Annotation
Model confidence (mean pLDDT): 77 of 100. Predicted 3D model of a 97-nucleotide RNA (THF (Tetrahydrofolate) riboswitch aptamer). It matches the Rfam family "THF (Tetrahydrofolate) riboswitch aptamer". From the family's description: Tetrahydrofolate (THF) riboswitch was first reported for Ames et al. as an RNA motif in 5' untranslated (5'-UTR)regions of folate transport and biosynthesis genes in Firmicutes genomes. Of the family's consensus pairs, 82% are formed in the model.

């Protein structure tokens, strides 16, 4: 020189397990504002995540007979599996050549 690979953070599906709701919280959708994190180094958005205000929609409950089981929720969270996985620029590491 040139080819090729590897690494994060996190996302989703499932399995188990503790919870919350079922008097509807939450979950998914939109608008604003802030703020964050984005491979080992630096930049880093129109993209991702998080809080907060608003807005529209919106649910499966039966048994039992009184506090319990068995559903139900695009719930919440630990673990584990398996899938994918630096938006992008520049660098830098492995192998080759």
């Nucleotide at each position: 020189u040139u080819c090729a690979g590897a690494g994060u953070a996190g996302a989703u599906u499932u399995g188990c397990g503790c919870g919350c709701g079922u008097u509807a919280a939450g979950u998914g959708u939109c608008u604003u504002u802030u703020g964050a994190a984005c491979g080992g180094g630096g930049a880093g958005u129109u993209g991702u995540c998080a809080a907060a205000a608003g807005a529209a929609c919106g649910a499966a409950a039966a048994g039992u007979u009184u506090u319990c089981u068995u559903g139900c929720g695009g719930u919440g969270u630990g673990c584990a599996a398996a899938u994918c996985g630096c938006a992008u620029c520049c660098c830098g590491c492995u192998g080759g050549u």